[in-house]
Context: one part of a larger RNA
RNA sequence: GCUUGCGAGUUUAUGUAUGCCGCGCAUGGCUAAGGGCGAGAGCCCGGAGCCUCAGGGAAACCGAGUGUGAAUAGCGCGUUUGUGGUAUGCAUAAGACCCGAAGCCAGGUGAGUUACCCAUGUGCAGGGUGAACACUGGAGAAAUCCAGUGGGAGGCCCGAACCGGUGAGCCGUUCAAAACUCUCGGAUGACGUGUGGGUUGGAGUGAAAAGCUAAUCGAACCUGGUAAUAGCUGGUUCUCUCUGAAACAGCUUUUGGGCUGGCGUCGUAUUGAUUGAUCAGUGGGGGUAGAGCACUGGAAGGACAGAACAGGGAGCAAUCUCGUCUGUCCUAUCAAACUCCGAAUACCACUGGUGUUAUACGGCAGUUAGUACGUGGGGGCUAAGCUCCACCGUACAAAAGGAGAAGAGUCCUAGAUCUCAAGUUAAGGUCCCAAAAUCUACGUUAAGUGCAUCACAAGGAGGUGGAGAUUCACAGACAAUGAGGAUGUUGGCUUAGAAGCAGCCACCAUUGAAAGAAAGCGUAACAGCUCACUCAUCGAGAGUCUCUGCGCCGAAGAUAAUCGGGGCUCAAACGUAGUACCGAAACUGAGGAUUUGCGCGCAGCAUAAGUGGUAAGACCUAGACGGUCUUGUCCCUUAUGCUGCGCACAAGUGGUAAGAGAGCGUCCGCACUCGCGAUGAAGCCAAAGGGGCGACCCAUGGUGGAGUAGUGUGGAGUGAGAAUGCAAGC
Numbered sequence: 001g002c003u004u005g006c007g008a009g010u011u012u013a014u015g016u017a018u019g020c021c022g023c024g025c026a027u028g029g030c031u032a033a034g035g036g037c038g039a040g041a042g043c044c045c046g047g048a049g050c051c052u053c054a055g056g057g058a059a060a061c062c063g064a065g066u067g068u069g070a071a072u073a074g075c076g077c078g079u080u081u082g083u084g085g086u087a088u089g090c091a092u093a094a095g096a097c098c099c100g101a102a103g104c105c106a107g108g109u110g111a112g113u114u115a116c117c118c119a120u121g122u123g124c125a126g127g128g129u130g131a132a133c134a135c136u137g138g139a140g141a142a143a144u145c146c147a148g149u150g151g152g153a154g155g156c157c158c159g160a161a162c163c164g165g166u167g168a169g170c171c172g173u174u175c176a177a178a179a180c181u182c183u184c185g186g187a188u189g190a191c192g193u194g195u196g197g198g199u200u201g202g203a204g205u206g207a208a209a210a211g212c213u214a215a216u217c218g219a220a221c222c223u224g225g226u227a228a229u230a231g232c233u234g235g236u237u238c239u240c241u242c243u244g245a246a247a248c249a250g251c252u253u254u255u256g257g258g259c260u261g262g263c264g265u266c267g268u269a270u271u272g273a274u275u276g277a278u279c280a281g282u283g284g285g286g287g288u289a290g291a292g293c294a295c296u297g298g299a300a301g302g303a304c305a306g307a308a309c310a311g312g313g314a315g316c317a318a319u320c321u322c323g324u325c326u327g328u329c330c331u332a333u334c335a336a337a338c339u340c341c342g343a344a345u346a347c348c349a350c351u352g353g354u355g356u357u358a359u360a361c362g363g364c365a366g367u368u369a370g371u372a373c374g375u376g377g378g379g380g381c382u383a384a385g386c387u388c389c390a391c392c393g394u395a396c397a398a399a400a401g402g403a404g405a406a407g408a409g410u411c412c413u414a415g416a417u418c419u420c421a422a423g424u425u426a427a428g429g430u431c432c433c434a435a436a437a438u439c440u441a442c443g444u445u446a447a448g449u450g451c452a453u454c455a456c457a458a459g460g461a462g463g464u465g466g467a468g469a470u471u472c473a474c475a476g477a478c479a480a481u482g483a484g485g486a487u488g489u490u491g492g493c494u495u496a497g498a499a500g501c502a503g504c505c506a507c508c509a510u511u512g513a514a515a516g517a518a519a520g521c522g523u524a525a526c527a528g529c530u531c532a533c534u535c536a537u538c539g540a541g542a543g544u545c546u547c548u549g550c551g552c553c554g555a556a557g558a559u560a561a562u563c564g565g566g567g568c569u570c571a572a573a574c575g576u577a578g579u580a581c582c583g584a585a586a587c588u589g590a591g592g593a594u595u596u597g598c599g600c601g602c603a604g605c606a607u608a609a610g611u612g613g614u615a616a617g618a619c620c621u622a623g624a625c626g627g628u629c630u631u632g633u634c635c636c637u638u639a640u641g642c643u644g645c646g647c648a649c650a651a652g653u654g655g656u657a658a659g660a661g662a663g664c665g666u667c668c669g670c671a672c673u674c675g676c677g678a679u680g681a682a683g684c685c686a687a688a689g690g691g692g693c694g695a696c697c698c699a700u701g702g703u704g705g706a707g708u709a710g711u712g713u714g715g716a717g718u719g720a721g722a723a724u725g726c727a728a729g730c
Stems, first nucleotide, its partner, number of pairs: 001730006011094013028051003034045004055062002065077004097235002100232001104225006115199009124189001126158003129154001133150007162186003167182003201217001203213003238663006248261005262367002264364007277354008290341001291339002296335003300331008311322004370396004374391006401413002417592004422588003428582003431566003437579001439578006450568002459553002463550010480537005486510003491505003516531001519530003593653005599647012612635001614632007664719001666716008675708002683703004689698003
């Protein structure tokens, strides 16, 4: 890991709600403990007690009333129907759906490991050093000193056994839950070690590391309290049908938990409505967006007036000027905490239309980590797939399908009951990948611009299309070519020089078709070359400006590159217009299922009423086959309600948490089927038959070899794929 089996809302008590049943509607309902009888199942006593029959008040107390109050006022609360059982939902108390701590406490067991201590034994190759002290000799007045010989001290030195464990390697499903190899420390000592003994769990022991106390130590181990507790994690087993949320508010030692409200579901009532929703009309209040400057403040320019002479400049000074502060006016402005104004929406009410929700009470919840987008805002950088609010916004959550290359939330389309090898469309598309136009008509673009968006700026440009304005032009424009472009004069000044062309001033006149006291290049200064301007040649358009469409540059990144790709300009690009077609779980068609509503029909049950029949009793009557009344029972009719079935019509049938409903299957008990069974029970095997929406059921064949099915009813150790689940097997 797989297979098989086991594995989680149970039981009791109390309360409450709902369904059903019993009794009862005032002579209300029920017993508990306990007791009696019985083989048992059970039956019978037992009225203590509980609920109900009257409430109000704190109470005294009063009582269909009472409290308050001065009140015979007003107001508050009241002015009679239940009770027991059972099933189910939920709550509470209990282990309380199951598994899971670290821990806390009690009583015991441990010092054969290890720590320390006590008693008694034992062990330490060899080598080195050479203290005290003694003796001998020498020196000295002496104290004392020197030398030699002997001696053999030391938590002395080197180094085996022994004890240890420094560094590295190796091992690391190991030889080993700490070893092995090399290396290293101590090795007569605070040394090592044998045996026996002592001290323990908030305690021991400790040359102290919170070390050690049996592979366990910041409180050992075992058993018990114990199913400790776990606002936490994980898991929680069959089917179908109907509805269907929340991620918000308040409080919380509260923020990943709760309680209450909101939102869901089911029931009852209002009820087929003076309900809700929406649309239209009418009537309302507002101070937002915007706007404005009338207030409160901010802020720019100017004018005028005033104040102070703080200050700067000029001047001998008077004074002038700049500047400072304040106010008024003019112009132009800004504001969430400004408003002389002021919408759209929204909200409230009424009337009408559409046609179906809404409210109250009660049972049961879940939710209280939300997310993206759009819009209005706060924070941030008008950053974030950021964060915090709002719009009862939209979507996802809990919603699939189509489009968007791919994709929770955006945007577009569209809300999936089931089947169909039927059709029509939406968004979006129609060259190939890839379903459908290489469609029609007219333009634009030449940049592969572009072929959905994100994704591009300021600025620049004889790219090109359209619209318009204006100037010149056959009396000859624009361009090109040929020619002229002169004279006074080298204007005056300045200057070394200044001659059109360093600079300053002036910028006249003449001749002419035209020609500036010169627009540019050039020279040291001249010279020289052009230009403006004019004529000729030529012969029909030329120039300027404005608006606008599509393009160009600006334009640098991480795969060589890419519009989803191929590829496309003879568009498959862009713009305008049109006609076809494709395209979804949408819509339609055909058939089926189911829910709810409504209508009809049938059947059953309950209640009520009526008539008749029948039985009993009472009364009336002299009596009766007569009449009246009461009660029971059955039948019939009518009405109402409920349930079931069938048919028709209409509207529905996505769904997480959750609520409601209906079923399937397993095991056991009882009753019935005078059930089945060796002429073969259960179980097991078999894709192939039949039924049911489904859980599942029936048939058939094989195997198997002794029990067992259906219906009704009762009761549960009643359904597994998940829990690092448990056990076994492989």